[in-house]
Context: one part of a larger RNA
Molecule: large-subunit ribosomal RNA, domain VI
Organism: Candidatus Dojkabacteria bacterium
RNA sequence: CGCUGUAUAUUUGAGGGAUUUGACCCUUAGUACGAAAGGAUCAGGGUGAGGUAACCUCUAGUGUACCAGUUGUACUACCAAGUGCAUCGCUGGGUAGCUAAGUUGUUUUAGGAUAAGUACUGAAAGCAUAUAAGUACGAAGCCGUUCCCAAGAUUAAAUAUACUUGUCUCACUAGGUGAGACGAAAGGUUCGUGGAAGACUACCACGUUGAUAGGCUCCAGGUGUGAGUGUAGUAAUAUACUUAGCCGAGGAGUACUAAUAGACCAAAAG
Numbered sequence: 001c002g003c004u005g006u007a008u009a010u011u012u013g014a015g016g017g018a019u020u021u022g023a024c025c026c027u028u029a030g031u032a033c034g035a036a037a038g039g040a041u042c043a044g045g046g047u048g049a050g051g052u053a054a055c056c057u058c059u060a061g062u063g064u065a066c067c068a069g070u071u072g073u074a075c076u077a078c079c080a081a082g083u084g085c086a087u088c089g090c091u092g093g094g095u096a097g098c099u100a101a102g103u104u105g106u107u108u109u110a111g112g113a114u115a116a117g118u119a120c121u122g123a124a125a126g127c128a129u130a131u132a133a134g135u136a137c138g139a140a141g142c143c144g145u146u147c148c149c150a151a152g153a154u155u156a157a158a159u160a161u162a163c164u165u166g167u168c169u170c171a172c173u174a175g176g177u178g179a180g181a182c183g184a185a186a187g188g189u190u191c192g193u194g195g196a197a198g199a200c201u202a203c204c205a206c207g208u209u210g211a212u213a214g215g216c217u218c219c220a221g222g223u224g225u226g227a228g229u230g231u232a233g234u235a236a237u238a239u240a241c242u243u244a245g246c247c248g249a250g251g252a253g254u255a256c257u258a259a260u261a262g263a264c265c266a267a268a269a270g
Base pairs, nucleotide, nucleotide: 001152005163006162007161008160009159010158011157015149016148017147018146021049023047024046025045026044027043033038050107051106052105053104054103055102059100060099061098062097066093067092068091069090070089071086072085073084074083075082076081111143112142117137118136119135120134166182167181168180169179170178171177172176187265188264189263190262191207192206193205194204195203212258213257214256215254216253217252218251219250221247222246223245228241229240230239231238232237
């Protein structure tokens, strides 16, 4: 922009795409078959492999804004306590998120028409013949079944709901047509707070009739017992107050802060 007024929501599915892999074991059964050796079809059950999707409870990895330990050096006048730099200085752990080697699911199944092929009835041609009329089976393949996209499917679909059909100017084929402007509804955009959404955009949530983010409080979780003081020891250090102190992303509550105010777009016939 179109879809013949403008919108909001929910669908249909023309069409397109994806998947549809493979092994072993058990029972049937040491049966059928076979002199023996050997050894099934069919049918039922089970377990892995490979592929694939989602997820993070578990097992783990990462986790450069979390916690602790520790070396050198500089600084905060000094002690103590800290901070900067040294690959995040190094080391030990680690929340959320992300991830696989982890977890869960799936890799299936009706049905239909068939291929090669197998048949029934059956003449032409008194027989025979699956074929000429008629009838039935038959594949990982085809159509479907399963999953995903999907009305620009210009053949532009359907359903539900909301809103308007006012004012002015000009032109003309002149009491109604066309063009333009204004106002402006439902609705939308901008703007703002953000996001398990994201390069940007888009998408999604929210904007005081508010829990959208931050802050605060509590909880979960991480680290591992802070500073200071007392005590013991010549001291390093230990110990009590102390399962302490500190803490990023997680959960809940709470309007304290910021989402204020405003601007713009937007519609016709019967």